[in-house]
RNA sequence: GGAGUGGGCCGGAGGAUCGCGAUCGCAGGAUCGAGGAAAGUCCGAACUCCCACGGGCAGCAGGCUGGAUAACGUCCAGGCGUGGUAACGCGACGGAAAGUGCAACAGAGAACAGACCGCCUCUUCGGAGGUAAGGGUGAAACGGUGCGGUAAGAGCGCACCGCGCCGCACGCGAGUGUCGGCGGCAAGGCAAACCCCCUGCGGAGCAAGACCAAAUAGGGAAGCGACGGAGCCGCCCGUCUCCAUUCGAGCUUCCGGGUAGGUCGCUCGAGUCUCGGUGGUAACAUCGAGGCCAGAUGAAUGAUCCUCCCCUUCGGGGACAGAAUUCGGCUUACAGGCCCACUCCUUUU
Numbered sequence: 001g002g003a004g005u006g007g008g009c010c011g012g013a014g015g016a017u018c019g020c021g022a023u024c025g026c027a028g029g030a031u032c033g034a035g036g037a038a039a040g041u042c043c044g045a046a047c048u049c050c051c052a053c054g055g056g057c058a059g060c061a062g063g064c065u066g067g068a069u070a071a072c073g074u075c076c077a078g079g080c081g082u083g084g085u086a087a088c089g090c091g092a093c094g095g096a097a098a099g100u101g102c103a104a105c106a107g108a109g110a111a112c113a114g115a116c117c118g119c120c121u122c123u124u125c126g127g128a129g130g131u132a133a134g135g136g137u138g139a140a141a142c143g144g145u146g147c148g149g150u151a152a153g154a155g156c157g158c159a160c161c162g163c164g165c166c167g168c169a170c171g172c173g174a175g176u177g178u179c180g181g182c183g184g185c186a187a188g189g190c191a192a193a194c195c196c197c198c199u200g201c202g203g204a205g206c207a208a209g210a211c212c213a214a215a216u217a218g219g220g221a222a223g224c225g226a227c228g229g230a231g232c233c234g235c236c237c238g239u240c241u242c243c244a245u246u247c248g249a250g251c252u253u254c255c256g257g258g259u260a261g262g263u264c265g266c267u268c269g270a271g272u273c274u275c276g277g278u279g280g281u282a283a284c285a286u287c288g289a290g291g292c293c294a295g296a297u298g299a300a301u302g303a304u305c306c307u308c309c310c311c312u313u314c315g316g317g318g319a320c321a322g323a324a325u326u327c328g329g330c331u332u333a334c335a336g337g338c339c340c341a342c343u344c345c346u347u348u349u
Stems, first nucleotide, its partner, number of pairs: 001345010012308007020033005035320001039331002042329005047205004059201005064078005079093001080091004094196002099194002101190002116135002118131005143161006162185001163183005168177003209264004219255006228243004271292009309318003
């Protein structure tokens, strides 16, 4: 100098005027007012209500080991596998020697297989038998190399490598070993097919939920009251008295439920940032000091101007995007810019 890997940070700056929301103030006014993702609503919790004896089945989710955490499918450290020269990245990473099932196309043959070519033996020259070394097909063809062996071959035998099991050593463990022994090699692949094993799981969500509570309509209770029936009467009507609450009209008072509306929940909390100490490889935990804190609900957080910064096609423009109960994560979007550590190549000294 070039190429790259991992991580962190900023997300236009300052000022003036007007306006909006919250709090405080008698008032003039003062203070505060979006994000790293406020997003997707994908996980985990807090909180609230409903449900709930206990156990099992079904269903769903998770699945190497150890740790962190309130919890997690998150994070840290490690193991193994895999990609990369490397820094480093990625992994749906329990079980295929319980069972069932699947394998397109090609190929002779796709699972305790197989004879298409080839090789060997025999032959009546049509073929038959042996053979998995070699060729060919395929994602995958029943360990690899060599020597022996054989008609030709073959773990058929042997050595080494690989593989499996056992022991020993190391490690908390997943596992590892240039260690020792045994086994001729069996247990081909797929569980992101069913399945088996282990672990976890009740539902709904701040429009949760709690409180206050109008008008209108409807419900309940009491009273009044017309109508109805009966009585009184020789008959009729009215008044009066009694009865029944049946369809019940109406009026008054009271009660309770709910709606509009209002209040709470609501934002200071497993909080966040900075500096320093302690423990830990780290995630993280803990201690001390200091700073910070939107809380709206037909829903505030904006507009204009000035100076500077960046881009510009010189007109202008400023990435992605904007709270809605609150936290911890994950994922996705993001113009431009800054910083740190590391790797490889090249050059110079």

Annotation
Bacterial RNase P class A from an Acidobacteriota bacterium, 349 nucleotides, folded computationally. The coordinates come from a structure-prediction model, not an experiment, and the mean pLDDT is 77. The RNAcentral record of the sequence draws on ENA. The organism belongs to Acidobacteriota, within Bacteria. It matches the Rfam family "Bacterial RNase P class A". It is annotated as a ribozyme.